[in-house]
The RNA shown here (transfer RNA) has 75 nucleotides and comes from a Parcubacteria group bacterium. The coordinates come from a structure-prediction model, not an experiment, and the mean pLDDT is 80. Rfam family: tRNA. Gene Ontology term of the family: triplet codon-amino acid adaptor activity. By type it is a transfer RNA.
């Protein structure tokens, strides 16, 4: 160079076109308790970037960026 896989909350998955993007551990707070843990309820928290296509896009295409493989090259 060519080709194939991934990229969502601070971490690990889930949502594969139907819209409110959800879970479990992490964080802050209540509330229990003499204190602490642990229980319990609540709260914030995310689609790598840029374009299309769609009535709708996390999902589907195209470019780009990062990671990860596979085969060429290397006079």
């Nucleotide at each position: 160079g060519a080709c194939c896989c991934c990229a969502u909350a601070g971490u690990u998955c889930a949502a594969u076109g139907g819209a409110u993007a959800g879970a479990a551990c992490g964080a802050g707070a209540a509330u229990c308790u003499c204190c602490u843990a642990a229980g319990u309820u609540c709260u914030a928290g995310a689609u790598g970037c840029a374009g299309g296509u769609u009535c709708g896009a996390u999902u589907c295409c195209u470019g780009c960026u990062g990671g990860g493989g596979u085969c060429a090259c290397c006079a």